Predicted 3D model of a 387-nucleotide part of an RNA (large-subunit ribosomal RNA, domain III) from Pseudomonas abyssi. Lineage of the source: Bacteria > Pseudomonadati > Gammaproteobacteria > Pseudomonadales > Pseudomonas. Rfam family: Bacterial large subunit ribosomal RNA. For this family Rfam cites "Crystal structure of the ribosome at 5.5 A resolution" (Yusupov et al., Science, 2001). It was read from a public genome assembly.
Context: one part of a larger RNA
């Protein structure tokens, strides 16, 4: 210097109550204003207890603090269906045996790994201070192991189908969703009017299980044959008769069941200083328009730059077994270990020396105006950004 600049977005406060040594900043209330394709909610990822709760206020908070993502104790993560594990491969990596190299090693064959992708099966209400597709209710599904009962050709690490894929376009039939209208419960104005064509809240309900529609693709069904599928087939593919006019496949949605069930606007009893809680009852719960960037759909239709694999799955024989084993189908019994799970997540809790005006992938997408996910003002919900 100087008790000067600064106190990190100019969304913004003000009031009562309340705690307490102490209140502009904590707690409840009422008012006010911000945000609403986000400054709201869920998840990857990253963080690693930061979550709830009692206590505290030295440091940490750019001030104060009774307050905190802070200190100290104590609580908190429940899964056959969520993800991982697991079976499966891709790019890559590692590589018995092999090749090549003074050596160290390098390059691969069989193989073993490795998701960013393929695969089995769950929904809705309820509850906790703090977890919930996992606890508890209701209702469901699935693999797989053993038995018992019926029939019966089984068999794979090997053939085949399948899985099974690009862009760009455009109809079309649906639903999520809205919004009105009926219904139901409430209400009738401290200021002129408001029983009326008025206001206000409610008008939710899933998986599955049964139907198999819109549509979408394919002619089917059978008989002989056969140089193709590394061997073989009764599968595939190739060929040659016959019958036949519809059969097969795939497929949203909607209806019925689910559910005489939940939920539900309010409403009553207890108890609470506040905040509140804990048991009960419990009305309506329907039609119509709209209308998706979602589903059908990996589908139509087109175009060239021609758009993984591999297992499950189907099915066909090899060797082998053939009163056995084994496969089908139905009922029973019985098992589904292990790890994750709190919290934060456009952020004061991840990357940025910080509680930093920066980075940070996906999902959901009410309303009125609007072509619109643009912009304007609201719901829900969340904040007023820590002088």
């Nucleotide at each position: 210097g100087a008790g000067u600049a600064a106190c990190g977005a100019c969304a913004a406060a003000g009031g009562g109550a309340g705690u307490g040594a102490a209140a502009a900043a904590c707690u409840c209330c009422c008012u006010c204003g911000c945000c609403g394709g986000a400054a709201g909610a869920c998840c990857a990822a990253g963080g690693g207890u930061u979550c709830c709760u009692g206590c505290g206020c030295a440091a940490c908070g750019u001030u104060a603090a009774u307050c905190g993502a802070c200190g100290c104790a104590g609580g908190g993560u429940g899964a056959g269906u969520c993800g991982a594990c697991c079976c499966c491969u891709a790019a890559g990596g590692c590589g018995a045996g092999g090749c090549c190299g003074a050596a160290a090693g390098g390059c691969g064959u069989a193989g073993u790994c490795g998701a960013u992708g393929g695969g089995a099966a769950a929904c809705g209400g309820g509850u906790u201070a703090a977890u919930a597709u996992u606890c508890c209710c209701g209702u469901a599904c699935u693999u797989c192991u053993a038995g018992u009962u019926a029939c019966u050709g089984c068999g794979a690490u090997g053939g085949a189908g399948g899985g099974a894929c690009g862009g760009a376009g455009a109809a079309g039939g649906c639903u999520a969703g809205g919004c009105c209208a009926g219904c139901a419960c409430g209400g009738c104005g401290u200021u002129g009017g408001u029983u009326g064509u008025c206001c206000g809240u409610g008008u939710u309900u899933a998986a599955g299980g049964u139907u198999g529609u819109a549509g979408g693709c394919u002619g089917a069904g059978u008989g002989c044959u056969u140089a193709g599928g590394u061997a073989a087939a009764u599968c595939c593919g190739g060929g040659c008769g016959c019958u036949u006019a519809a059969g097969g496949c795939c497929g949203a949605g909607a209806g019925c069941u689910g559910a005489u069930g939940a939920c539900g606007a309010g409403u009553g009893u207890u108890c609470u200083u506040u905040a509140g809680a804990a048991c009960g009852c419990g009305a309506a719960g329907u039609g119509g328009u709209u209308g998706a960037u979602g589903c059908c759909a990996u589908g139509c239709u087109u175009c060239c730059a021609g758009g993984a694999a591999a297992a499950g799955c189907u099915u066909c024989u090899a060797a082998g077994c053939u009163u056995c084993a084994g496969g089908u189908a139905a009922c029973u019994a019985g098992a589904a270990a292990u790890c994750g799970u709190a919290c934060c997540c456009c952020a004061a809790a991840c990357c940025g020396a910080c509680a930093c005006a920066g980075g940070u992938g996906g999902u959901c997408a009410g309303g009125u105006a609007g072509a619109g996910a643009a912009u304007a003002c609201c719901a829900a919900g969340g904040c007023g950004c820590u002088u």